[in-house]
RNA sequence: AACGAAAAAGGCAAACCAUUCGAAAGAGUGGGACGCAAAGCUAAGGGCCUUAACCUGAAAAGAAAGGCAGCCGGCUACCGAAA
Numbered sequence: 001a002a003c004g005a006a007a008a009a010g011g012c013a014a015a016c017c018a019u020u021c022g023a024a025a026g027a028g029u030g031g032g033a034c035g036c037a038a039a040g041c042u043a044a045g046g047g048c049c050u051u052a053a054c055c056u057g058a059a060a061a062g063a064a065a066g067g068c069a070g071c072c073g074g075c076u077a078c079c080g081a082a083a
Base pairs, nucleotide, nucleotide: 003080004079011036012035016031017030018029019028020027021026034070040075041074042073045072046071047068048067049066050065051064055062056061
C1' cells in the first nucleotide's frame, strides 16, 4: 500500500416519535437503533430529489436556486488477526 477478524478500544445512527426551520426536497435538536470499517470530509466530477420567488416561455419546460455524502467518485483517518 492493500485487506477487514464471532479481535480489543472507541465512534456513527436508518425507520419512527416530539419539536423547530423551510414553498418543497430536506435540515437542526432530543428520543430511538435498521444498519455502518470511513455511515469522517467533499455537492466546482457523475447521479438523484424539490420548484415558492426571480429570468425565458402561451404552456410543457428551460434556466436558475435549494437539497441529498446511508448512490458512485475524490480526499483524509483509528485498530491489526488471517490471506
c-di-GMP-I-GGC riboswitch aptamer from Acetobacterium woodii, 83 nucleotides, folded computationally. It was read from a public genome assembly, where an Rfam model found it. The organism belongs to Acetobacterium, within Bacteria.